Context: one part of a larger RNA
């Protein structure tokens, strides 16, 4: 820009493209069929794995440098007491969300249709015979559908259903009732709608998706909770002290939920007039 003759927003069919297609041991049938024995089945029914492949984080781990606790050395807060730099995050010990896998689930299957090699019926040329010459019929992990993914720029450009709405001015041409039709164009506020911008994240190299924009819980803050750490400072109280104990299952708390306008989401610009 295009998509039959207006503009918009959603949900779609699906030409045609991708992706996957794997495989083993056990039990049953049944020690049956078969075979002198030795051995040992087809078909058919189950049940557990390998490896690969998606997906998630409820459950076991893992990280987890804005979360808690413990601790060494050494400067600083004027000294205790308590903190705070710096020492790979200083080193240890645990973790929330969020990413993961070693951890959960899930597939590959059944099924259909044309085949191949083969196996065939009927059946001539060739009075027989013969699966082929006319016809006909099974049959593979392969092939085309089936199952997942993309998809109408599939220019053959597809349906479906919902909104909006026949608005104003000029120009040209042509009709005529002479102030109005029809047609071509040009611009003008605007509808439904969109974009820009601006808080932001389920997204995310950047664009692109996705939620919100005061009629508002997007984000930050606060309150609160859940989770994590593991009993906080201080003051009592025993002990000469190091410590230990009560107040205290405390105190602190990141990214998680729920609430609540305090903070910041100011606002612009396009966007129909149709046969």
């Nucleotide at each position: 820009c295009g998509u039959c003759c207006g503009g918009a927003g959603a949900u779609u069919u699906g030409a045609g493209g991708g992706a996957a297609g794997c495989u083993c041991u056990c039990u049953c049938u049944a020690g049956u069929a078969c075979g002198a024995g030795a051995g040992g089945a087809c078909c058919g029914a189950g049940a557990g794995g390998g490896a690969c492949a998606g997906a998630c984080c409820g459950c076991u781990g893992g990280u987890g440098u804005a979360c808690c606790a413990g601790u060494u050395g050494u400067c600083c807060c004027g000294c205790c007491a308590g903190g705070g730099g710096c020492a790979u995050a200083g080193c240890u010990g645990g973790g929330u969300a969020g990413c993961u896998a070693a951890g959960u689930c899930u597939g590959g299957u059944c099924g259909g249709g044309a085949u191949a090699a083969g196996c065939g019926c009927u059946g001539a040329a060739a009075g027989c015979a013969u699966c082929u010459a006319a016809g006909u019929g099974c049959g593979a992990a392969g092939c085309c559908c089936a199952c997942c993914c993309c998809a109408a720029g599939a220019u053959a450009a597809g349906a479906u259903c919902u909104c909006c709405u026949g608005c104003c001015u000029c120009u040209g041409u042509g009709a005529u009732u002479u102030a109005u039709c029809a047609c071509a164009g040009a611009g003008g506020g605007u509808a439904a709608g969109a974009c820009c911008g601006c808080a932001a994240g389920u997204a995310g190299a950047c664009u692109a998706c996705u939620u919100g924009u005061u009629u508002a819980a997007u984000a930050g803050g606060c309150g609160g909770u859940a989770g994590g750490u593991g009993u906080a400072a201080g003051a009592g109280c025993a002990g000469u002290a190091a410590u230990g104990u009560u107040u205290u299952u405390a105190g602190c708390u990141u990214a998680a939920c729920c609430g609540u306008a305090c903070u910041a989401a100011u606002g612009g610009u396009c966007g129909a007039g149709g046969g």